[in-house]
RNA sequence: CUCUGUCAAGGGCAAACCCAUCGCAAGGUGGGGACGCAAAGCCGCAGAUCUCUCCGAGAUGGCUGGGCUACCAGA
Repeated sequence: CUCUGUCAAGGGCAAACCCAUCGCAAGGUGGGGACGCAAAGCCGCAGAUCUCUCCGAGAUGGCUGGGCUACCAGA
């Protein structure tokens, strides 16, 4: 540096739901909480889905693909 991800080790993230809050909404944020995740870290580029004050705008990266970055172990 590349590939692989089961064995570990240190750990990390946090679904549904509840409370508060922002938003017309989808949904977001904070706290609680864990269904799960080897990128469940980041990026709306492509597709897909969802919302609306609808032809335009927005949301989803834990929908799929892609891009960038990263701990450990092995080859």